Molecule: c-di-GMP-I riboswitch aptamer
Organism: Geobacter sp. UBA5735
RNA sequence: AAAUGACAAAGCCACCCCUGCCGCGAGGCAGGUCCGGAAAGCCACGGGUCCGACGAAGCUUUUAACGAAGACGGACAGCCGAGCCGCCAUG
Numbered sequence: 001a002a003a004u005g006a007c008a009a010a011g012c013c014a015c016c017c018c019u020g021c022c023g024c025g026a027g028g029c030a031g032g033u034c035c036g037g038a039a040a041g042c043c044a045c046g047g048g049u050c051c052g053a054c055g056a057a058g059c060u061u062u063u064a065a066c067g068a069a070g071a072c073g074g075a076c077a078g079c080c081g082a083g084c085c086g087c088c089a090u091g
Stems, first nucleotide, its partner, number of pairs: 003090003012037002017032006035078001041084002045081003048076005059070004
């Protein structure tokens, strides 16, 4: 260096729920909490899930209509994969 990951050790992160703030919303930030995590570090590139109010708004396909799907714009990295970086140990 590669590989591997234990009832180890040094540290790290923090689900649900509660409180405050922001957002239309998905959700985000901070505090409490501690379900869990060997990348639960970073990154929306592929797939996936979720959201779209206001505005004078409103594109495509489909439907008799309600609607549905797509496009567009966003959210999720604690859904899976790709990419980047990294702690401890070698039982």